Transfer RNA from a Candidatus Omnitrophota bacterium, 73 nucleotides, folded computationally. The RNAcentral record of the sequence draws on ENA. The coordinates come from a structure-prediction model, not an experiment, and the mean pLDDT is 83. Rfam family: tRNA. Rfam's curators write: Transfer RNA (tRNA) molecules are approximately 80 nucleotides in length.

[in-house]
RNA sequence: GUCCCCAUCGUCUAGAGGCCUAGGACAAGGGCCUUUCGAGCCCUCGGCACCGGUUCGAAUCCGGUUGGGGACG
Repeated sequence: GUCCCCAUCGUCUAGAGGCCUAGGACAAGGGCCUUUCGAGCCCUCGGCACCGGUUCGAAUCCGGUUGGGGACG
């Protein structure tokens, strides 16, 4: 330099155009319980890398950018 793949809560992940103002697990915060801690139960918090485009409608499709990984030279 060319090409390919990936990017969603703090972490891991579900999602395949409308059932999603995005679900789950762990973590974090609060409560119940307990003499206390832990465990258990309940609740809460927190996210679609960025910019455009297509579409009535985009986390999802297309282009670009950024970042990460890989193949070739």
The organism belongs to Candidatus Omnitrophota, within Bacteria.